Two RNAs folded together computationally: RNase P RNA and transfer RNA, 426 nucleotides in total. The prediction has a mean pLDDT of 78. Rfam match: Bacterial RNase P class A. Rfam's curators write: Ribonuclease P (RNase P) is a ubiquitous endoribonuclease, found in archaea, bacteria and eukarya as well as chloroplasts and mitochondria. Its best characterised activity is the generation of mature 5'-ends of tRNAs by cleaving the 5'-leader elements of precursor-tRNAs. It is annotated as a ribozyme.
């Protein structure tokens, strides 16, 4: 100078508040003749818990719940080198290939355009088994050019139908040869991706699939405002339309399945409570075993928010390096994005 | 909280197999008119919300952000 990995995210004390839980006092209510028991509505006391590494974006994947424990066909969507990890994934680990860097290391939507179809504006003669504008060569010539050959050279373009060299030729050309590249076959190593070797073909099948598409694999839909229960309420009313080959639900279509009159308008009622709710494929610490690793098995320890107008704050004092991004709302695993400052370890180069 | 849309000129909107970003109104100048309006002609105005990627080429395809909206007429 740089690369990678990890940790932290002001500290301490006092006072006053907010909120979950447990215990408890008083009041209230219920049962009982009473002794006593219960409810946990209200007020209070004590003890104790109280945001994050991203709680965020809602971009993926799952758990959970309901629709039929989730079914068939088509459509549609997603992923895309190989192997593994995992509940699952578009995540992670290891390996292969490619690119960048002196290096540590970092990055890659990385299947298939010799299945088919499409696209390539402008420029250019020609844009895909093409092409003669200039040039080169041959012939003819009225000396202006014309005809033919030619993809070496020039020009156009993002891209011009292998590259370099030698031979060859009228000039040229994979036309021939050597090397490189490419395709095919065989063998060897590897689970595989792939790598290496030998032989052979003869230069055809250049780009684009984050174009349609093909191949392989995966995906039913909705979401805790899901869903369940209790209480309260009532006008179970009126009108119109469509009707059982019908309507609604199963959130594309058809089948299948379930329910049943359905929809719209008018006029009304309730717009409360409990649960789901936080102990879970849990997290984390220590030890032992397996694995290169992601991860996994066993033992022991700790538990660390659960609100529903929604808490986690305010003031004071002291200290310092003077404090960033930002706040749970069903839960979990990832990704991405935002982030002041500080600390630790490993490695590279000079 | 969950779910779903949108962003193009000052305003309202277009733009399809990806190929020169347009229209109406508004603005500026000119003509007509005694003057204004209307009418006619001309002109300017765009990092297609931002950044990155695929591609020869992106408003369009992909990814990540930003902002706005759907308010009981998206979900109790």
């Nucleotide at each position: 100078a740089g690369u990678c990995a990890g940790c932290u995210g002001g500290a301490u004390a006092a006072u006053c508040g907010c909120u979950g839980g447990u215990u408890u006092g008083a009041a209230u209510c219920c049962c009982g003749c009473a002794a006593g028991g219960g409810a946990u509505u209200u007020c209070g006391a004590a003890c104790u818990g109280g945001a994050g590494g991203a709680a965020a974006g809602u971009c993926c994947g799952g758990g959970c719940u309901c629709c039929a424990c989730a079914g068939g066909a088509c459509a549609g969507g997603g992923u895309g080198c190989c192997a593994g990890a995992u509940a699952a994934c578009g995540u992670c680990u290891g390996g292969g290939g490619g690119g960048c860097g002196c290096a540590a290391g970092c990055c890659c939507a990385c299947g298939g355009c010799c299945a088919g179809u499409g696209c390539a504006a402008c420029a250019g003669a020609g844009a895909g088994a093409a092409g003669a504008c200039c040039g080169c060569c041959a012939g003819c010539u009225u000396c202006g050019g014309c005809u033919g050959g030619u993809a070496a050279g020039g020009g156009u373009g993002a891209a011009a139908g292998g590259g370099u060299g030698c031979g060859g030729u009228a000039a040229g050309a994979g036309c021939g040869c050597a090397c490189c590249g490419c395709g095919c076959u065989u063998c060897u190593g590897g689970u595989a991706a792939c790598a290496g070797a030998a032989g052979u073909g003869g230069c055809a099948u250049g780009g684009u699939a984050a174009a349609c598409c093909c191949c392989a694999c995966c995906c039913g839909g909705a979401g805790c405002a899901a869903g369940a229960c209790c209480a309260a309420a009532u006008a179970g009313g009126a009108a119109a339309a469509c009707u059982a080959u019908g309507g609604c639900g199963u959130u594309g279509u058809c089948c299948g399945c379930g329910c049943c009159g359905u929809u719209u308008u008018c006029g009304g009622g309730u717009u409360g409570g409990u649960u789901g709710c936080u102990u879970g494929a849990g997290a984390u610490u220590g030890g032992a075993g397996g694995g290169u690793g992601a991860c996994u098995u066993c033992c022991a320890g700790u538990c660390c928010a659960g609100a529903u107008g929604a808490a986690u704050g305010a003031u004071u004092a002291u200290c310092c390096a003077c404090g960033a991004c930002a706040g749970a709302a069903c839960c979990c695993g990832g990704c991405u994005u935002a982030c002041a400052g500080g600390c630790u370890g490993a490695c590279u180069u000079u | 909280g969950g779910g779903c849309c949108g962003u193009u000129a000052g305003c309202u909107c277009a733009a399809u197999u990806g190929g020169c970003a347009g229209a109406g109104c508004a603005a500026g100048g000119g003509a007509c008119u005694c003057u204004u309006a209307a009418u006619c002609c001309c002109u300017a105005g765009g990092u297609u919300g931002g950044a990155g990627g695929u591609u020869c080429g992106a408003u369009u395809c992909c990814u990540c952000c930003a902002c706005g909206g759907c308010u009981c007429a998206c979900c109790a």